Record summary: c-di-GMP-I riboswitch aptamer from a Phycisphaerae bacterium, 83 nucleotides, folded computationally.

RNA sequence: GGGACGUCAGGGCAAACCACUCGUGAGGGUGGGACGCAAAGCGUUGGGUCCGCUCGAACCGGGCGGAGUGUCGCGCUGCCCAA
Numbered sequence: 001g002g003g004a005c006g007u008c009a010g011g012g013c014a015a016a017c018c019a020c021u022c023g024u025g026a027g028g029g030u031g032g033g034a035c036g037c038a039a040a041g042c043g044u045u046g047g048g049u050c051c052g053c054u055c056g057a058a059c060c061g062g063g064c065g066g067a068g069u070g071u072c073g074c075g076c077u078g079c080c081c082a083a
Base pairs, nucleotide, nucleotide: 006081012037013036017032018031019030020029021028022027035070041076042075043074045073046072047071049067050066051065052064053063054062055061
């Protein structure tokens, strides 16, 4: 110096819920708020889930479009320094 593991210190993010707002909707944004998180930073890449339209023997299932990364995995990137 690099990597792994980790988190003392200094810090970071922000679930549910509430208000306003955008969207047909899933859901998103801003503010408040903290359940938690060592990638809870970025990416829909694989699976699962959800929404809209549609096909259809109308249950199942299929097609097209969308949501979601705090659903799981995967890819990319990264701060600090007690041990």
The source organism's lineage runs through Bacteria, Pseudomonadati, Planctomycetota and Phycisphaerae.
The sequence was found by an Rfam model in a public genome assembly.